[in-house]
RNA sequence: GCCGAUUUAGCUCAGUGGUAGAGCACCUCCAUGGUAAGGAGGGGGUCGCUGGUUCAAAUCCAGUCAUCGGCU
Numbered sequence: 001g002c003c004g005a006u007u008u009a010g011c012u013c014a015g016u017g018g019u020a021g022a023g024c025a026c027c028u029c030c031a032u033g034g035u036a037a038g039g040a041g042g043g044g045g046u047c048g049c050u051g052g053u054u055c056a057a058a059u060c061c062a063g064u065c066a067u068c069g070g071c072u
Stems, first nucleotide, its partner, number of pairs: 001071006010024004018055001026042005048064005
């Protein structure tokens, strides 16, 4: 230098054009003599960034940062 993959909640990951979700973690409550386990509820996101397409973009297109792998 070229090619490919990944990028979404604190962590691990879904979501392939129409209101952003799950598990774990965190907070409150219930329950217990107390703790753990268990039950109910709650908070937390400019979907890496910039631009484009579209009535509408996490999703499609272009560029770009980062990480990983391959080629030279």